[in-house]
RNA sequence: CAGGGUAGCUGGGCGGCCGCCCCGAUGAGCGAAAGCGAAUCGGGGAGGAAAGUCCGAGCUCCACCGGGCAGGGUGCUGGGUAACGCCCAGGCGGGGCAACCCGACAGAUAGUGCCACAGAAACAUACCACCUCGAUGAGCGACAGCAAAUCGGGGCAAGGGUGAAAUCGUGAGGUAAGAGCUCACGGCCUCAGCGGUGACGUUUGGGGCGGGAAAACCUCACCUGGAGCAAGGCCGAAUAGGGGGACAUAGGGUGCCCGGCCUGUCCCCGGGUUGGCCGCACGAUCCCGAUGGUAACAUCGGGGCUAGAGAGAUGGUCGCCAUCCCGACUUGUCGGGAUACAGAACUCGGCUUACAGGCUGCCCUGGCCC
Numbered sequence: 001c002a003g004g005g006u007a008g009c010u011g012g013g014c015g016g017c018c019g020c021c022c023c024g025a026u027g028a029g030c031g032a033a034a035g036c037g038a039a040u041c042g043g044g045g046a047g048g049a050a051a052g053u054c055c056g057a058g059c060u061c062c063a064c065c066g067g068g069c070a071g072g073g074u075g076c077u078g079g080g081u082a083a084c085g086c087c088c089a090g091g092c093g094g095g096g097c098a099a100c101c102c103g104a105c106a107g108a109u110a111g112u113g114c115c116a117c118a119g120a121a122a123c124a125u126a127c128c129a130c131c132u133c134g135a136u137g138a139g140c141g142a143c144a145g146c147a148a149a150u151c152g153g154g155g156c157a158a159g160g161g162u163g164a165a166a167u168c169g170u171g172a173g174g175u176a177a178g179a180g181c182u183c184a185c186g187g188c189c190u191c192a193g194c195g196g197u198g199a200c201g202u203u204u205g206g207g208g209c210g211g212g213a214a215a216a217c218c219u220c221a222c223c224u225g226g227a228g229c230a231a232g233g234c235c236g237a238a239u240a241g242g243g244g245g246a247c248a249u250a251g252g253g254u255g256c257c258c259g260g261c262c263u264g265u266c267c268c269c270g271g272g273u274u275g276g277c278c279g280c281a282c283g284a285u286c287c288c289g290a291u292g293g294u295a296a297c298a299u300c301g302g303g304g305c306u307a308g309a310g311a312g313a314u315g316g317u318c319g320c321c322a323u324c325c326c327g328a329c330u331u332g333u334c335g336g337g338a339u340a341c342a343g344a345a346c347u348c349g350g351c352u353u354a355c356a357g358g359c360u361g362c363c364c365u366g367g368c369c370c
Base pairs, nucleotide, nucleotide: 001366002365003364004363005362006361007360008359009358010357012321013320014319015318016317017316018315020045021044022043023042024041025040026039029036030035047341051352052351054350055349056348057347058346059228060227061226062225071224072223073222074221075220076090077089078088079087080086091105092103093102094101095100106219107218111217112216114212115211127160128159130155131154132153133152134151135150136149139146140145168186169185170184171183172182173181187209188208189207190206191205192204193202194201195200232278233277234276235275242269243268244267245266246265247264251263252262253261254260285304286303287302288301289300290299291298292297322339323338324337325336326335327334328333329332
């Protein structure tokens, strides 16, 4: 210098004008008071993902003696955490020259089912081939026999062929032909020893070698009540309706009178619509430092307070600047365009997904120079 890996940061800046939500102070005015409250001033006002709502919790209500089944979830080991399917460290497997990245990574001799196409067979199987026995027997013949070929019985699984996959690979022995049938080397499984907390590893010894797939059912181990802030709690006027008590058979309404029709009056109680308040912003909280730990993280000390709506605020516009692109020429100016993904609604811890442009640390590979 080029290419790559990884861990992070940032997410336009300044100003003018007009607005929006919340808090505090002052407070016109209204009101008997409690209180309500115009206006002014001051302060605060989105994110790294606020998103998807996929996991785990806090909180709230409902259910619940205890245990089990069913259902759901997780699935290498050790640690972290309030908890997790998250994080850290390690093991194993796979990819990459490497830095590094990826992995639902328990069990296929418990059982059931499945393995497309091709192929004889995907599970106990033989199409071709090989060997052997029997029958027929072209042909040859020295008439003893030899014998191609066909048919049938049996043996074998080495070779050919099919397939993603065909029962361990290569070589030798062995055999009628063959075969882990035996042996050597190699591969795999397993037991013991040794190392490691463990997953696991192993230049050691012994035993053994018929597929795959459990993100098929299943088995094993562990975890697991349900619903969610529209949870839930408090206050609660007038009117209507419900319940209880007292009083009355009279009165009231229908404009007045008669008739008809409708209707009790007062007090108390609880429920409850609209509405208001709380939940709701101090919390597994944030920043800095020290100590322990490889790390995730923990402990201690100091400092900070950081949106809170309820049809739902955080906006609009103008100017200057910044970065990038295009065009023009007078070559550093002018003109035009672009600047992402997105946007709180009970709150946290994670994961996943989206993202214009810019910046930084460390590491790997290759080239060149000193």
This is a predicted structure of a 370-nucleotide RNA (Bacterial RNase P class A) from a Dehalococcoidia bacterium.
It matches the Rfam family "Bacterial RNase P class A". Its family is annotated with ribonuclease P activity, dimeric ribonuclease P complex and tRNA processing in the Gene Ontology. The family's RNA type in Rfam is ribozyme.
The model forms 89% of the base pairs in the Rfam consensus.
The coordinates come from a structure-prediction model, not an experiment, and the mean pLDDT is 76.
The organism belongs to Dehalococcoidia, within Bacteria.